[in-house]
RNA sequence: GAAAUCAAAAGGCAUACCCGUCUGAAAAGCGGGGACGCAAAGCCACCGGCCUAACGAUUUUUAUCUAUGGUAGCGGGGUUGCCAAA
Numbered sequence: 001g002a003a004a005u006c007a008a009a010a011g012g013c014a015u016a017c018c019c020g021u022c023u024g025a026a027a028a029g030c031g032g033g034g035a036c037g038c039a040a041a042g043c044c045a046c047c048g049g050c051c052u053a054a055c056g057a058u059u060u061u062u063a064u065c066u067a068u069g070g071u072a073g074c075g076g077g078g079u080u081g082c083c084a085a086a
Stems, first nucleotide, its partner, number of pairs: 012038002017033004022029002036073001042079003046076003049071003056065003
């Protein structure tokens, strides 16, 4: 000097749930409260998975299929980053 991240310190994010004359067809997102947890639970939809099914297609109806919608707190990948004794 570099790597791992065992310990410590300073902080960070925010599950479930609740509220909303909010956005949306929905999934979900946003704002506020609240913390289950997270060393990237910072950011990115490139790959896979998962959720929804408006439009569209099929169906006598009920319904079924479908992402161009979503999920980064489901993984992979890319990228940026705090401290770091022994």
Background:
The RNA shown here (c-di-GMP-I riboswitch aptamer) has 86 nucleotides and comes from Propionivibrio soli. Lineage of the source: Bacteria > Pseudomonadota > Rhodocyclales > Rhodocyclaceae > Propionivibrio.